[in-house]
Context: one part of a larger RNA
RNA sequence: UGAUGUUGAAGGAACUCGGCAAAUUGCCCUUGUAACUUCGGAAGAAGAGGGCCCUAUUUGUGGGCAACCAUGAAUAGGGGGCACAUAAUUGGGGGUAGCGACUGUUUAACAAAAACACAGGACUCUGCGAAGCCGGAAGGCGACGUAUAGGGUCUGACGCCUGCCCGGUGCCGGAAGGUUAAGAGGAGGAGUGCAAGCUCUGAAUUGAAGCCCCGGUAAACGGCGGCCGUAACAAUAACGGUCCUAAGGUAGCGAAAUUCCUUGUCGGGUAAGUUCCGACCUGCACGAAUGGCGUAACGACUUCCCCACUGUCUCCAACAUCAACUCA
Numbered sequence: 001u002g003a004u005g006u007u008g009a010a011g012g013a014a015c016u017c018g019g020c021a022a023a024u025u026g027c028c029c030u031u032g033u034a035a036c037u038u039c040g041g042a043a044g045a046a047g048a049g050g051g052c053c054c055u056a057u058u059u060g061u062g063g064g065c066a067a068c069c070a071u072g073a074a075u076a077g078g079g080g081g082c083a084c085a086u087a088a089u090u091g092g093g094g095g096u097a098g099c100g101a102c103u104g105u106u107u108a109a110c111a112a113a114a115a116c117a118c119a120g121g122a123c124u125c126u127g128c129g130a131a132g133c134c135g136g137a138a139g140g141c142g143a144c145g146u147a148u149a150g151g152g153u154c155u156g157a158c159g160c161c162u163g164c165c166c167g168g169u170g171c172c173g174g175a176a177g178g179u180u181a182a183g184a185g186g187a188g189g190a191g192u193g194c195a196a197g198c199u200c201u202g203a204a205u206u207g208a209a210g211c212c213c214c215g216g217u218a219a220a221c222g223g224c225g226g227c228c229g230u231a232a233c234a235a236u237a238a239c240g241g242u243c244c245u246a247a248g249g250u251a252g253c254g255a256a257a258u259u260c261c262u263u264g265u266c267g268g269g270u271a272a273g274u275u276c277c278g279a280c281c282u283g284c285a286c287g288a289a290u291g292g293c294g295u296a297a298c299g300a301c302u303u304c305c306c307c308a309c310u311g312u313c314u315c316c317a318a319c320a321u322c323a324a325c326u327c328a
Base pairs, nucleotide, nucleotide: 001323002322003321004320005319006318007317008316010314011313014312019309027051028050029049030048031047036041038157052079053078054077055076056075057074058073059072060071061070062069063068080084092307093306094305095304097302098301099299100298104116105115120155121154122153123152124151125150126149132141133140134139158294159293160292161291163224164223165222168221169220170217171216172215173214174213177212178211179210183206184205188201189200190199191198192197225243226242227241228240229239252286253283264280265279266278267277268276
C1' cells in the first nucleotide's frame, strides 16, 4: 500500500450519475392498521407493547377409581445481567409518477428489461384426400382432429372506447367489353417440277388466365391540408372567403420513454430544483387493435420525495487476518 473483516467522537447523504456499498429491520405473542380497490386485496401496511429466572394466588384442558401425572391462562410480588427472539438463522419502511395487467420467458460467458410470451379481442383462410407445412415422389405432420376444429396475421387482463378516407398498393367479387400466347384456321404468296406433287410462307376469323375496365374491402398496406379576413380597448376568432385533396386527425391525451426552440410559462416541493409532481397547449414531429385513454394487484424495471439508518461523505483512524515489502 492492497484485499477481506471488526469498531468509531460530532454530524447524518453534505458522497455520488444514482444511498452504489454498508448500516438499519429481522423471530414469536398481543394490539393496531390509511388512500385506493376488479371487494379478492392493499396488509407482515404503517405504528405500539411484551419475551429470561423465582414465588404466591386464582383458574382451564387431557388422562386416572384415587393418590396424582401432563399441559395452559390470568393476576400480584420479587431476582440477576450492559444486554433476556442474549449466538446462528433472520423483511428497512412510506409516498409519487412512467412502462408492462398479472405468474412466466430471454441475449449459456458484458443487456432480465418497458423486450418475448400470456389469457382475452379481431380479421382472414380451410367442407375434409381440408387449408397450411416437410418431401422429387411414395408418404407423413395437421389428426386417429372436422368450423365451439385447424392454419396465418395483428392486438395484448380488465374498464370506457376504437372516428374520417377505397384515390394509390393489396385482397375479394364481376357470364359484358378491350388487349392477349400456343393451338385451330386457311384467303393469298414464294421456291421447285413437264405435271401430279413436294417444301416453305401466310391475311381475316377463332383462342385462357392475366392486365385494362366496373364494384367492394382499412382490427388490409397505408393516409388523415394551406392561405386571407372578421366581434364597440387590445387580444382572440364562434363566423366568412378562397385553393387543393381519396379524406383533411374525431374522442381522449399532450414540453410526454414523443417538445427542436427549452432550464417553455405558472403552481408545488427545497434556503437554493436543467430532474420530479400538477396545470397550460404554441403537438418542430401524440392519437385510436403499427390500438387511444384510464386502471386495483404485481415488478431483482425506471423517476422523484420522505422517515429510519449508517465511514457514502465532512475526514479519516485503530484493530484482526492474508498478501506486498525487509531480514533470515
Predicted 3D model of a 328-nucleotide part of an RNA (large-subunit ribosomal RNA, domain IV) from a metagenome. It matches the Rfam family "Bacterial large subunit ribosomal RNA". The full RNA is in RNAcentral, with records from SILVA.